RNAcentral holds the sequence, with entries from ENA. The RNA shown here (transfer RNA) has 73 nucleotides and comes from Candidatus Nanohalarchaeota archaeon QJJ-7. RNAcentral records the identical sequence in 2 taxa.
RNA sequence: GCCACGGUAGCUCAGUAGGUAGAGCGCGACGCUGUUAACGUCGUGGUCCCAGGUUCGAAUCCUGGCCGUGGCG
Numbered sequence: 001g002c003c004a005c006g007g008u009a010g011c012u013c014a015g016u017a018g019g020u021a022g023a024g025c026g027c028g029a030c031g032c033u034g035u036u037a038a039c040g041u042c043g044u045g046g047u048c049c050c051a052g053g054u055u056c057g058a059a060u061c062c063u064g065g066c067c068g069u070g071g072c073g
Base pairs, nucleotide, nucleotide: 001072002071003070004069005068006067007066010025011024012023013022019056026044027043028042029041030040031039049065050064051063052062053061
C1' cells in the first nucleotide's frame, strides 16, 4: 500500500428487502428474608465511531476519513 471483517447502553452482543433502537449482565428502588445471597416486580440507561451524500424517512444504502482484528504484498 491492497483486501476482508468489525466499531450500537458501563460490559458482552443482537438488530440489513430503509419506517418509534433491543436483550443479557450491571446499577438503583421496592417486595421476599432474622440478615445476606438467590428470586420476583418496577426503574435506569445510547448524537448507533466521525463528516458528507441519496431519500419523505438512514444504525441500515453510497463516498471519504479515523480506530481495531485478520490476510496479501

The organism belongs to Candidatus Nanohalarchaeota, within Archaea. Its mean pLDDT, the model's own confidence on a scale to 100, is 81.